[in-house]
RNA sequence: UUCUUAUCCAGAGAGGUGGAGGGUCUGGCCCAAUGAAACCCAGCAACCGGCUUAUAAUAAGUAUCGGUGCUAAUUCCUGCAGUACACUGUACUGACAGAUGAGAG
Numbered sequence: 001u002u003c004u005u006a007u008c009c010a011g012a013g014a015g016g017u018g019g020a021g022g023g024u025c026u027g028g029c030c031c032a033a034u035g036a037a038a039c040c041c042a043g044c045a046a047c048c049g050g051c052u053u054a055u056a057a058u059a060a061g062u063a064u065c066g067g068u069g070c071u072a073a074u075u076c077c078u079g080c081a082g083u084a085c086a087c088u089g090u091a092c093u094g095a096c097a098g099a100u101g102a103g104a105g
Stems, first nucleotide, its partner, number of pairs: 001105008013041001015040003021031003025079001027077002042071003046068004050062005075097001080094006
């Protein structure tokens, strides 16, 4: 990097360094010198592994026992299709796309 699969309405600092940008992309709308990104500490608990219990499959627990991950706003909303109500908008459903974990090439 490609494919498959699961989840994505919850949760997480009044810390230190740093100095201007960030929220994947489009269009919006937001956050930011009352300090952005990044790094360190701290925290959260999604997946896998470990351990324990029950067990056919599997389910529950365990927060540091480990590997990643994450810590504004529903994946911030939207994009494509459909349905309903409305008169070019609102709501809902599904997909596309994206993020993260695991497996395979």

The RNA shown here (SAM riboswitch aptamer (S box leader)) has 105 nucleotides. Rfam family: SAM riboswitch aptamer (S box leader). Clan: SAM clan. Its family is annotated with regulation of gene expression in the Gene Ontology. The model forms 97% of the base pairs in the Rfam consensus.